[in-house]
RNA sequence: GCCUUGGUGGUGGAAUUGGUAUACACGCACGACUCAAAAUCGUGUGCCGAAAGGCUUGAGGGUUCGACUCCCUCCCAAGGCA
Numbered sequence: 001g002c003c004u005u006g007g008u009g010g011u012g013g014a015a016u017u018g019g020u021a022u023a024c025a026c027g028c029a030c031g032a033c034u035c036a037a038a039a040u041c042g043u044g045u046g047c048c049g050a051a052a053g054g055c056u057u058g059a060g061g062g063u064u065c066g067a068c069u070c071c072c073u074c075c076c077a078a079g080g081c082a
Base pairs, nucleotide, nucleotide: 001081002080003079004078005077006076007075010026011025012024019065027045028044029043030042031041032040046055047054048053058074059073060072061071062070
């Protein structure tokens, strides 16, 4: 230098003939149980906001009624070729 695969909440990780983003797990908060704790169980948990609502998939553009998903440029990571 070229090719392939990937980048999604605090962490891991789902979601594709384009149609409710954050399922599930971990973590965290509060509660139950306990003399107390651990384990276990329950509820909640992306961000802003009093609410209504708005925003968010590495960054920036494009296509579309509608983009995590398709197209372009760039950044980063892993693997391969030279």

About this RNA
Model confidence (mean pLDDT): 82 of 100. This is a predicted structure of an 82-nucleotide RNA (transfer RNA) from a Candidatus Parcubacteria bacterium. It matches the Rfam family "tRNA". About the family: Transfer RNA (tRNA) molecules are approximately 80 nucleotides in length.